[in-house]
Small-subunit ribosomal RNA, 3' minor domain from a soil metagenome, 145 nucleotides, folded computationally.
Context: one part of a larger RNA
């Protein structure tokens, strides 16, 4: 303070943080396909070559060249993941006080709760089923004295 009390929900206003969202950006770690540098290795007719054989011719044996696997970077496509940002939309929390009501709290003025369905500006409301943590009034049965 103490019924001139308490006290609820929607609206309106601030502020905070969350959710969802068409889409946007960016980062991870793969897949499939495409092309593929260096380099090893592999296989080479022709083409070069001092060292080894050979008087040589040539041989062995190397080289550059071309093919071939492997394969970094690049690229093409759908997607997996994780974060940023997003119009607008959702309730949520605080907040001096404001709107509109009065649901609860005394039988709160329809007892009140609790599940459900429907409804309704909002707290509600009505149905159906349950609990009594319901006043009042009247039996009835227990227990104390």
């Nucleotide at each position: 303070c103490a019924c001139c009390g308490c006290c609820c929900g929607u609206c309106a206003a601030g502020c905070c943080a969350c959710g969802a969202a068409a889409g946007u950006c960016g980062g991870u770690a793969g897949g499939a396909c495409c092309c593929g540098a260096a380099g090893u290795c592999g296989g080479u007719a022709c083409g070069c070559c001092a060292a080894c054989c050979g008087c040589a011719a040539g041989g062995a044996g190397g080289c550059a060249g071309c093919c071939g696997c492997c394969u970094a970077a690049g690229g093409u496509c759908a997607g997996a993941c994780c974060g940023g940002u997003g119009a607008u939309u959702g309730g949520g929390g605080c907040u001096a006080a404001g709107u509109c009501g009065u649901a609860a709290c005394a039988a709160g003025g329809u007892a009140g709760c609790c599940g459900u369905a429907c409804c309704g500006g909002a707290a509600g409301g009505u149905g159906c089923g349950g609990c009594u943590g319901g006043a009042u009034c009247a039996c009835c049965u227990c227990c104390u004295u």